[in-house]
RNA sequence: GGGGGGCUAGUUCAGUUGGUAGAACGCCGGUCUUGCAAAUCGGUGGCCUGGGGUUCGAAUCCCCAGCCCUCCA
Numbered sequence: 001g002g003g004g005g006g007c008u009a010g011u012u013c014a015g016u017u018g019g020u021a022g023a024a025c026g027c028c029g030g031u032c033u034u035g036c037a038a039a040u041c042g043g044u045g046g047c048c049u050g051g052g053g054u055u056c057g058a059a060u061c062c063c064c065a066g067c068c069c070u071c072c073a
Base pairs, nucleotide, nucleotide: 001072002071003070004069005068006067007066010025011024012023013022019056026044027043028042029041030040031039049065050064051063052062053061
């Protein structure tokens, strides 16, 4: 320098005919226990890396930039 993949909740990820975002773990509270843990019930949280474009509508399509992984040189 060139090719490919990725960037979504505190963390690991899902979200594929574009229709205003979910799971698990975590965290907070209740029950239970002498107490802790486990179990169980309830609650908590992101406008989806940044900018622009297409569209009635974009995490999802297109362009530019940034960062990470990987392959070639």
Annotation: This is a predicted structure of a 73-nucleotide RNA (transfer RNA) from a Thermoproteota archaeon. The sequence is in RNAcentral, with records from ENA. The coordinates come from a structure-prediction model, not an experiment, and the mean pLDDT is 82. Its Rfam family is "tRNA". Rfam classes the family as a transfer RNA.